[in-house]
């Protein structure tokens, strides 16, 4: 400030709604010092009901009574007659959709008291009556009879005059006489005095009374005019519904009457049949209207309380009287309903006036003062009256103003707070004066004293302000929306702190804006909601070009009007402001009258041809209707041939066949259909249309020097056509095929598959009227770059086989594709627009409820068309992006994939881990791959966390206690498994102290979902990113794609990308070959030497040289597709060969990207929070972790002869060693024991087995196998019972190669054999290493399981272990139908009928009464109908609701593609038939394009 912000998503853009922020109104929570101003205060609900008091009287017209006064020409009170006023003012908003209101006109169709002007007049006569008096009735209200009397009361006569009829005049006014003027006649027919002054006296003596004259006094009468007020008519304007389309009988008109102030069906009689209506009549709902008010930039939307103008009403309804004016708010009559009094006979009342009460409600004041001001009524005036009005009181009604302090010092920091000191006094308090109708406020002045005065909401985001504390623990609660709360809550509750506003501040409801979210200004409709299935056409709207006229629209000028208040501006007045005054402007966006202009629109007239139509010409075509003809195939029948199956499927079965099928040949019947040609080819408005021929018929394009001359476009209503299904009637029926019946499949299978099969499909006649009736794109016109293909026609050129030829080009018309600009949210559209414009129609306004209900209408029915609401919900949705997923596709890869092989597991026994169970305890963790010989976890105590039992421990602070002895120690005894642990008795020492409250130490207590660190796994993977540029509105993309290649995002080439980083590789370690250097504890060829054995050859041992070899440990070399040949692109690379110790990463390790997995670990340590705190700390004893109906993982040993046993013989490496390894010797059958050299280690020591040789066993539960058990012995250790290991003897179980399934492995590997180390007092079938022996097979593939990349679909994003549909069951909610039942209202008919008007007759002196007729007519009752509101047994669907049942329909090819229409079936989602659509994946082919 003409504004945005939050919310759909993993993220994005859009559509769209929801909410927030602003203003105003009403109510409400908490809180509150004060002044002024205002058009503020029972409008919203009950136009409901009202006690009590007040709100309309007044007066020189008249009469009477009384009182005061004291003689004046007095004053007052009461009652009555009379005049005027009680039609104003005040209140309310029920009714009213209407000339009620607003605005502008008309009255030649009118009236107007009081007021003003002019003119004239007021002569005469008369009879009553009230008050009062007398007498009555009645409870009262009131009322009856008799007597008296007056007037500005009433009556009569006169005059003036009025009205009506007739007549005359170009006499007057006027736009126009129906008006006026004039004449005649008829009828009707006015008046009032009083005061004042003067005078008189016929009255009375006493007040008084009467008369005359005057009067610028007040009244009275008639006429004319004015003013004011009122009445009537009229153009235009302002509300929703068509689920209200026809309405109307005084209705429309004419003639004649009646009535009124006046026109008029206002009323009546007769006659006619009109009148209103899609420009919305009638009906229903709602509503007083306007000036204005709220809001908004405005257009507008909403409102109409208060103030002003108008209307209407006065408990509901009707009626007249009086009057200038009423059908009368504090008048009358009557009915209805309500209330009051009553003596039961009657009588009375009407607060929507002011106060006040009850009721209703969320919702609204005092039963105050005064007529001092303003105004009104009466009056000559004084004056009287006035709940109008003016004042006060009350109310957080609105607006405006002021205040709740300031300074200094200190605590302690210029914050806040506290203390001390000082300053000021607005306001408040107190006093005096002025102020007021009376008060108050206010003003002037004085005194003391900071004294008398701050709340409310919020603090997660939007949205200003806490990553503060405590409590709570999906509880309690909060929330406007999004959303918080499940033990670390910035969101709940409290505290503290902060932020906003401030005498207020929040909440709820309504309303405007925000909303371009109803779009006139100013929106949309391919896919988000939205184009009618298509065409024809009525009304309407719009309309080519030229000329002339008119001036309706339009524009300009002038005049009148559009009340005041409100609004704006200037000035002025209250101390300022609010408020008020004044002047100007504006507003009421308008209406009316007059004048001018003529471009545009319109109207009228005359033309034109570019739109449109007609005509002509030769064409193309599955356009339509009817008739005729023909063709193949299926089925059936007949005949012939032929023999065992056929058919069908993923596999089968049902079925069919020996009564001869299927199959082949020939013949026949019948119905349906029209292959190939066939083409993003053609025709048609759409639906749709395909054999051939004919008849009839419709449209189209092209060409035309033809004709008409705007005839056009669109099209509300309306009409016609309209696939398939379906319906009615009649035919027909071969094939196919809903339903139905069988067979399969399946957990089931009302399906998908198979076998049969009826409606139907076909024809004729008639209905139905819908589809994803789609280009999801209405029709018509104009304009705006191109390219290419194809169909039709025309033209031109070239070629030519000279044809109805071919090719090329151009124009027009169609049908496609690609694309500029532009558009679009994007996908995309793009001269066939979704671009830029014009005209007309249809249609949309969050999702659901719902295309449902009700109503109407059409239909034979099915159903179609039209088409809501309650309620519910924060989203639903479109396009595109990244990922993930697919019972989608493509490419590549892997022995935790397969294939080819080797060996196992799964069966047995044992060991070990886990589950389960058991137990006082069997501590806890880990649970697909990625838990289960895992936590280095081989637990006898310890470990230890578990169980039983028994002890111990509080740094520091406070309070109780304590020299009347705390605490500690000790002998003995008891308790005890044991113990000065405790108790008893006693002794020693001498100051602290665990009794209470805090606070600690400690915790293998909790939380791995609060964490660090470390680790597993994806990953034996090849990916993950960045900078700059580019593309996209954006998320994002590109780079990272594609073609090759690689183990590899490895490299090469190409490309809007160019480069780079982390991973890969390189690197590091080991190993394999060579060289150099070095040589002790190693080696030991050679040389020398000593010694031993030996017949010799020779062998062993020692010493000295030596470092050649081995080894050791340091440094180098070597391998790079380097060379040759092939392939490849002359590349990257790959295949083969040579050489080489090694060949294509040589082999084996280490190193593990960005990240995911809330993966594992709080029980390694660390660590937040929570908890325990004398026990969840710590120590001790014992037990347990080792249990055992069972299940399971991993191992070991086996089942034997490739073996077992016995004897003999041989060959390693890693590594370990002083609380140790131990040679060697002796003892023992052995385990082991007793001695003991050497070694802190290349020195000493510990060291193999498979293997080999010989022998034996001979296929057996064995000389296999070793479990289990018994006996004896040994070792470790405080201790081997639970619960260790070893040795010997004896015992000798299962097991004879292991179902389904499953694991590992590609070479020094698998398999097999032992050795060392870790743990460790002892204990290894475990783990980590080491060496010995030493294979088979493949050199591939993507089938299974998975991984990577590209692409595609998606309704998934917690990401397919996803999402999600319907029935059933439960609870709640609103609406629908509903037998019936109860109201309200309205219309029609009938009956009764108060009362009014009118009329006749009659009675009557009057007033009036009685009876009858006509007419209007409230109210009540009855009957029939409409509308509407309640209640309701029951019925059916809908919506909502963390964890119910059944299935799995949809989303991926969703596992049978989905969806639309229709029909049938089924627990349910749904299935099937027929036709249609792509809003279907995948593969192949065709066409087109680049």
């Nucleotide at each position: 400030a003409u504004u945005c912000c939050a919310g759909u998503u993993g993220a994005u853009c859009c559509u769209g709604c929801u909410g927030g922020a602003g203003g105003c109104c009403a109510c409400u929570g908490c809180u509150a010092u004060u002044g002024g101003g205002g058009u503020u205060c029972g409008a919203u609900u009950a136009a409901g009901c009202c006690a009590u008091g007040c709100a309309c009287g007044u007066c020189a017209g008249g009469g009477a009574a009384c009182a005061a006064g004291g003689c004046a020409u007095u004053u007052g009170u009461u009652c009555c007659c009379g005049g005027c006023a009680g039609a104003c003012a005040g209140c309310u908003c029920a009714g009213u959709a209407a000339c009620a209101c607003g605005u502008g006109g008309a009255c030649a169709a009118u009236c107007u008291g009081c007021c003003c002007u002019c003119c004239g007049g007021a002569g005469g006569a008369g009879g009553a009556u009230a008050a009062u008096c007398u007498c009555g009735g009645g409870a009262a209200a009131c009322u009856g009879a008799g007597g008296c009397u007056a007037a500005u009361a009433c009556u009569c006569c006169a005059u003036a005059g009025a009205u009506a009829a007739c007549g005359a005049g170009u006499c007057c006014u006027g736009g126009a006489a129906u008006g006026g003027c004039c004449g005649u006649u008829a009828u009707c027919g006015a008046a009032a005095g009083u005061g004042c002054a003067a005078g008189c006296g016929u009255g009375u003596u006493g007040c008084u009374c009467g008369c005359u004259u005057g009067u610028u006094a007040c009244a009275c009468c008639a006429g004319a005019g004015g003013a004011u007020g009122a009445g009537u008519c009229u153009g235009c304007g302002g509300u929703g519904g068509a689920u209200u389309a026809g309405g109307u009988a005084g209705a429309c008109g004419u003639u004649g009457g009646g009535g009124u102030a006046a026109u008029g069906g206002c009323c009546c009689a007769a006659c006619g049949u009109g009148c209103c209506u899609u420009c919305g009549a009638u009906c229903c709902g709602u509503a007083c209207c306007g000036g204005c008010u709220a809001u908004g930039u405005a257009a507008g939307u909403a409102g109409g309380a208060g103030c002003c103008g108008g209307g209407a009403g006065a408990u509901g309804g009707a009626u007249a009287c009086u009057g200038a004016g009423a059908c009368a708010a504090a008048g009358a009559u009557c009915c209805a309903g309500g209330c009051u009094c009553u003596a039961c006979g009657g009588a009375g009342c009407g607060c929507a006036g002011c106060a006040g009460g009850c009721g209703c409600g969320a919702a609204a004041c005092c039963u105050u003062c005064g007529c001092a001001a303003u105004g009104c009524g009466c009056g000559a005036a004084a004056g009287c009256g006035u709940g109008a009005c003016g004042a006060g009181g009350g109310g957080a009604c609105c607006c405006c103003g002021a205040g709740u302090u300031c300074c200094c010092c200190a605590g302690u920091a210029c914050a806040a707070c506290u203390g001390g000191g000082g300053a000021u006094u607005u306001u408040g308090u107190a006093g005096a004066g002025c102020g007021u109708a009376a008060a108050a406020a206010g003003c002037u002045u004085u005194a003391a004293g900071a004294a008398u005065a701050a709340g409310u909401g919020c603090u997660g985001g939007g949205u200003a302000a806490g990553a503060c504390c405590g409590g709570u623990g999906c509880c309690a609660g909060c929330c406007u929306c999004c959303g918080c709360g499940g033990u670390a809550a910035c969101a709940c509750c409290g505290g503290c702190a902060g932020c906003g506003c401030a005498a207020g501040u929040g909440g709820u409801g309504g309303u405007c804006a925000c909303g371009u979210u109803u779009a006139u200004u100013g929106g949309g409709c391919u896919u988000a909601a939205a184009g009618c299935g298509u065409c024809c056409g009525u009304a309407g709207u719009c309309g080519g070009u030229u000329c002339a006229g008119c001036a309706a629209g339009u524009u300009c000028c002038c005049u009148g009007u559009g009340a005041a208040a409100u609004c704006c501006u200037g000035c002025c007045g209250c101390u300022u402001a609010a408020c008020g005054g004044u002047a100007g402007g504006g507003c009421u966006u308008g209406c009316a009258g007059g004048g001018a202009a003529u471009a545009c629109u319109g109207c009228c007239g005359a033309g034109c041809u570019a739109g449109g139509g007609a005509c002509c010409g030769g064409a193309a075509g599955a356009g339509g209707u009817c008739a005729g003809g023909g063709g193949u195939a299926u089925u059936c029948c007949c005949g012939g041939g032929g023999u065992a199956g056929c058919g069908g499927u993923g596999a089968a079965a049902u079925g069919u066949u020996a009564u001869a099928a299927u199959c082949c040949c020939g013949g026949g019947a019948g119905g349906a259909c029209g292959a190939c040609c066939c083409g993003c080819g053609g025709c048609g408005a759409a639906g749709g249309c395909g054999c051939c021929u004919g008849a009839c018929u419709a449209g189209u394009a092209c060409g035309g020097g033809u004709c008409c001359g705007a005839c056009g476009a669109u099209g509300a209503g309306g009409g016609a056509c309209g696939a398939g299904a379906g319906c009615u009637g009649g035919g027909g029926g071969a094939g196919c095929a809903a339903a139905a019946c069988g067979g399969a499949u399946u957990a089931g299978a009302u399906a998908c598959c198979c076998g049969u099969g009826u409606a139907g499909u076909c024809c004729c006649a008639g209905c139905c009227g819908u589809a994803a009736a789609c280009g999801a794109u209405g029709c018509g016109g104009a304009c705006u770059g191109a390219g290419u293909a194809u169909u039709g026609c025309a033209c031109a050129a070239a070629u030519c086989u000279c044809g109805u030829a071919u090719u090329u080009g151009u124009g027009c018309a169609g049908u496609g594709c690609u694309g500029a600009a532009g558009g679009g949210a994007a996908a995309c559209c793009g001269u066939u627009a979704a671009g830029u414009c014009c005209g007309c129609c249809g249609u949309c306004u969050g999702g659901g409820g719902a295309g449902u209900a009700c109503g109407g209408u059409c239909g034979c029915a099915a159903g179609g068309c039209u088409g809501a609401a309650a309620c519910u919900u924060a989203a639903a949705g479109g396009a595109a992006u990244u990922g993930g997923c697919g019972g989608g596709g493509g490419a590549a890869c892997a022995c935790c994939a397969c294939a080819a092989g080797g060996g196992g597991u799964g069966g047995a026994g044992u060991c070990u881990g886990c589950g389960g169970u058991u137990c006082a305890a069997u501590u806890g963790g880990a649970u697909a791959c990625a838990a289960c010989g895992c936590c280095g976890g081989g637990a006898a105590a310890c470990u230890c966390a578990c169980c039983a039992g028994g002890g111990g421990c509080g740094a520091c602070g406070g309070c109780a206690g304590u020299a009347u002895g705390a605490a500690a120690g000790c002998c003995a005894a008891g308790c005890u498994g044991a113990a000065g642990g405790u108790u008893u008795u006693g002794c020693u020492u001498g100051a602290c102290g665990a009794g209470c409250c805090g606070a600690g130490a400690g915790g293998u207590a909790g939380u791995g979902c609060a964490u660090g660190g470390c680790c597993g796994u994806c990953g034996u993977c090849a990916g993950c990113u960045c900078g700059u540029a580019c593309c996209g509105u954006g998320a994002g993309g590109c780079g990272u794609g594609c073609g090759g290649u690689u183990a590899a995002g490895u490299c090469c080439g190409u490309u809007a990308a160019c480069g780079a980083g982390c991973a890969a590789g390189a690197c590091c370690c080991g190993u394999g070959c060579c060289c150099u250097u070095a040589u002790u504890u190693g080696c030991g060829a050679c040389c020398c030497u000593u010694u031993c054995c030996g017949a010799u050859g020779g062998g062993g041992a020692g010493g000295g040289g030596g470092c050649a070899c081995u080894a050791u440990a340091a440094g180098g070399g070597g391998a790079c597709c380097g060379g040759u040949g092939g392939c490849g692109a002359u590349g990257a690379g790959u295949c083969a060969c040579a050489g080489g110790a090694a060949g294509g990463c040589g082999c084996g390790g280490g190193c593990g990207a960005c990240g995911g997995u809330a993966g594992g670990u709080c029980u390694g340590u660390a660590u937040g929070c929570u908890c325990c705190g004398a026990a969840u700390c710590u120590c001790c004893u014992g037990g347990g972790c080792c249990a055992c109906a069972c299940g399971u993982g991993g191992a070991c040993u086996a089942c034997a002869a490739u073996g077992g046993c016995a004897u003999g013989a041989a060959c390693a490496a890693u590594g370990a060693g002083u609380u140790g390894c131990a040679a060697c010797g002796c003892c023992g059958a052995a385990a082991g024991g007793c001695g003991a050299a050497g070694c802190u280690a290349a020195u000493c020591c510990c060291c193999a087995a498979a293997u080999c040789a010989u022998g034996u066993c001979u296929u057996a539960g064995u000389u296999c196998g070793g479990a289990u058990c018994g006996a004896g012995g040994g070792c470790u250790g405080u201790a081997a019972c639970u619960c260790g290991c070893c040795c010997u003897c004896g015992u000798g179980a299962a097991g004879a190669u292991g179902a389904a399934a499953u694991c590992c492995c590609u070479a020094g590997u698998a398999a097999u054999c032992g050795c060392u180390g870790g743990u460790c007092a002892c204990u290894a079938u475990c783990c980590a290493g080491c060496g010995g022996u030493g294979a088979a097979u493949a050199u591939g593939u993507c089938c299974c399981u998975g991984u990577u990349c590209c692409u595609u679909g998606c309704a998934c994003a917690c990401a397919c272990c996803g999402c999600c549909c319907g029935u059933c069951a439960a609870a709640c909610c609103a609406a629908u139908c509903g037998a019936g039942u109860g109201g309200a209202u309205u219309c029609g008919a009938a009956a009764u009928g108060a009362g009014g008007c009118u009329u006749u007759u009659u009675c009557a002196u009057u007033a009036g009464g009685a009876a009858g007729g006509g007419u209007c007519g409230a109210a009540u009752u009855u009957c029939a109908g409409g509308u509407u509101c309640g209640c309701a047994a029951g019925a059916g669907g809908g919506g909502u609701u963390a964890a119910g049942u059944c299935g799995u329909a949809a989303c991926a090819a969703g596992g049978u593609a989905g969806c639309c229409g229709u029909a049938g079936g089924g627990g349910a989602a749904u299935c099937u038939g027929c036709g249609g659509c792509u809003g279907g994946a995948u593969c192949a082919c065709c066409u087109c394009c680049a």
A computed fold for a 1490-nucleotide RNA from Candidatus Altarchaeales archaeon IMC4, annotated as small-subunit ribosomal RNA. The organism belongs to Candidatus Altarchaeales, within Archaea. Its Rfam family is "Archaeal small subunit ribosomal RNA". The prediction has a mean pLDDT of 80.